[in-house]
This record gives sequence, structure tokens and C1' cells, in this order.
RNA sequence: UAAUCGCGCGUGGGAGAGUCCGGUCGGACACCCUCGGGUGGCGCCGGCGCCGAAGGAGCAACCGCCCCGGAAACUCUCAGGCACCAGGACCGCGCGCGAGUU
Repeated sequence: UAAUCGCGCGUGGGAGAGUCCGGUCGGACACCCUCGGGUGGCGCCGGCGCCGAAGGAGCAACCGCCCCGGAAACUCUCAGGCACCAGGACCGCGCGCGAGUU
């Protein structure tokens, strides 16, 4: 110095599952109107169903220094999510820092 590995940042891609039901509407918004109100959506609360690729937990092939420990995209759904937005394991590219295996 190059490749490789780890971490961080930026960027591109990135799945699944109800924009379900009920209540509230104090607030502002939209529509209608007999100006009294009504409806709808946003927001909030509750309920049921569902998803797994933030995180978390469990078992295990396997691995190790074999006492024990590490360990998944498998499993569970505590958390999270189920129109859009956001998030998103993982992959690619760029940059920075570190390691020192070749």
C1' cells in the first nucleotide's frame, strides 16, 4: 500500500400482516342544513384477529479453550408492526476509524 475483517456515517434496494369493530369528539377541519344540529376524517380509549426482518427470549445443527460457553433467516410474540409516512433483518456502493489474517 492492496485485499480481508469489525464498527460508525451517508446512500440505494428491502417482505409480511385489518387504512377491522365499537366508543369519544372537549378541540379545530370538511360537507349538509330548518342555524338547533347531523355526518365524515384526524386524534384518543377499548376489543378481537393477524405478521415478523428493529430489539428481546427459547431450542438446536454446528463450533470452541469442551467445567462450560458461543450460536440462526428456526421457534415464541414481551416489545414492535398490520393504507401512506416512518421503521425494517439483510444486501450493494462510498467515506472515516480500528485490527493485522494474507
Model confidence (mean pLDDT): 76 of 100. A computed fold for a 102-nucleotide RNA from a Geminicoccaceae bacterium, annotated as Glycine riboswitch aptamer. Lineage of the source: Bacteria > Pseudomonadati > Pseudomonadota > Geminicoccales > Geminicoccaceae.